This is a predicted structure of a 319-nucleotide RNA (Bacterial RNase P class A) from Rhodoferax sp. It is recorded under the gene name rnpB. Its Rfam family is "Bacterial RNase P class A". Its family is annotated with ribonuclease P activity, dimeric ribonuclease P complex and tRNA processing in the Gene Ontology. Taxonomically the source falls in Rhodoferax (Bacteria, Betaproteobacteria, Burkholderiales, Comamonadaceae). The sequence is in RNAcentral, with records from ENA.
[in-house]
RNA sequence: GAAGCCCACCAGACCACCGCUGGUGCAAUUCUGGAAACAGAGCACUGGAGGAACGUCCGGACUGCACAGGGCAGCGUAGCAGCUAACGGCUGUCCACCGUGAGGUGAGGAUCAGAGCAACAGAGACGAGCCGAUUCAGUUCGGGUGAAACGGGCAAUCUCUACGCGCAGCAAUACCAAGUAGGCACACGUUGACGGGGCCCCCGGAGUGUGCGGGUAGGUAGCAUCGAGCCGUGUGGGUGACCCACGGCCCAGAGUAAUGGUGGUCACAUGCGGGGCAACCCGUGUGCACAGAAUCCGGCUUAUCGGUGGGCUUCACAC
Numbered sequence: 001g002a003a004g005c006c007c008a009c010c011a012g013a014c015c016a017c018c019g020c021u022g023g024u025g026c027a028a029u030u031c032u033g034g035a036a037a038c039a040g041a042g043c044a045c046u047g048g049a050g051g052a053a054c055g056u057c058c059g060g061a062c063u064g065c066a067c068a069g070g071g072c073a074g075c076g077u078a079g080c081a082g083c084u085a086a087c088g089g090c091u092g093u094c095c096a097c098c099g100u101g102a103g104g105u106g107a108g109g110a111u112c113a114g115a116g117c118a119a120c121a122g123a124g125a126c127g128a129g130c131c132g133a134u135u136c137a138g139u140u141c142g143g144g145u146g147a148a149a150c151g152g153g154c155a156a157u158c159u160c161u162a163c164g165c166g167c168a169g170c171a172a173u174a175c176c177a178a179g180u181a182g183g184c185a186c187a188c189g190u191u192g193a194c195g196g197g198g199c200c201c202c203c204g205g206a207g208u209g210u211g212c213g214g215g216u217a218g219g220u221a222g223c224a225u226c227g228a229g230c231c232g233u234g235u236g237g238g239u240g241a242c243c244c245a246c247g248g249c250c251c252a253g254a255g256u257a258a259u260g261g262u263g264g265u266c267a268c269a270u271g272c273g274g275g276g277c278a279a280c281c282c283g284u285g286u287g288c289a290c291a292g293a294a295u296c297c298g299g300c301u302u303a304u305c306g307g308u309g310g311g312c313u314u315c316a317c318a319c
Stems, first nucleotide, its partner, number of pairs: 001315010012266007020048007030041004050290001055300001057299005062169004069201004074165005079093005094108001095106004109160002114158002116154002130143004173221004183212006194204002229249006236243002268287008
């Protein structure tokens, strides 16, 4: 100097004007809408999308199903040890494969419990047997076809083994206001219908299903999102994932769905022109990715313009 491998972080910034939305305070026991429950309106201050918020692929928290229990079927995982609330995740390590290497990938238990698959070629791909030599004898040695032929391969084919798994989901649920028809008919049902994946046992148990018809679709909470939370420090522990101690912080909460628009300056990238040995400087133009919360969290996969920092490997050259 070039080419790589791994880890961590950022993801444009500032100013002005206008607009949206959450909170706090004032205004005020004010005004507007509404039948009501309730909602909105002014001023000041202040908060307001992500590293993947996407995907919905896993695991949960939470809510409901009366409390459950046993089994079959079904599904998931798979070396060993650990971390974690848990996981199909992560860490370490063994082995296998790839790479010169730093590193990367792994669907990594079992083939004497039993099945199944392998085109073409080949004599033959479940016990078959061509050619040559040899032998009493496919008895022994070799050859040809093929990925594979007295023997293996595949379980990311079924299967077996071990371990694990209730169901549904914030459109879960809870409450308030208003209103109707607690309606009618048929069928089943204490000889047990029905009871949140299927079937059986068990347990509970009086309504259940279908059709017709009628009312309602408003509002609040769930959600000041306080969390398995985030940040910092530690000659604390541990190889590590991570754990512990101390200190600090509160960090979107919309509700058909807010977090924006305009202008200017700067940053970054880049085209053109000029200057310069180069680094770079000036002018002018263009661009600025992937993409957007919706109950929340931990992971994984995928998309992606650019930038910053750290560690390590290989090659070339010089000293």